[in-house]
This record gives sequence, structure tokens and C1' cells, in this order.
RNA sequence: GCCGCUGUAGCUCAGCUGGUUAGAGCGCCUGAUUGUGGAUCAGGAGGUCCCUGGUUCGACUCCAGGCAGUGGUACCA
Repeated sequence: GCCGCUGUAGCUCAGCUGGUUAGAGCGCCUGAUUGUGGAUCAGGAGGUCCCUGGUUCGACUCCAGGCAGUGGUACCA
């Protein structure tokens, strides 16, 4: 260089045939419980769905171009 795959909450990941509101577990915060803590229970906060543009009535989802990570492969030395 070429061909793939991946990118969604702090972390690990779901998200169906494009459909109106984006989720789970862990973690974090608050409260209950407890002599304190842990555990448990209840509640809560937390998102530029990698970026830009396009298609569409409507895009995390489709298309194009980038960026980052990763795998394979080719060439030069």
C1' cells in the first nucleotide's frame, strides 16, 4: 500500500426489518438496614451512539469520505 473486522455510559457489552423514548451488568452517588464497614434492598446521576457529509417523512442502524484500534497480506530495505 491492499483487503477485512471493530468503534454505543467510567469499564465490559446488547441494541431485531431504519420507526418516534438508547439499554444491561459492573463501577459511582444518595437513602434504608448495621455499633462501623461489607453484604443486601430501594432510588439516582452518567451518552457528541468515533468525525464530516449524503439518502430518507424518519438514521446508533443504510451510503460516501475520513480518524482510531485490530487481523490478514503484498512490496522495499
The prediction has a mean pLDDT of 80. A computed fold for a 77-nucleotide RNA from an Alphaproteobacteria bacterium, annotated as transfer RNA. The sequence was found in a public genome assembly.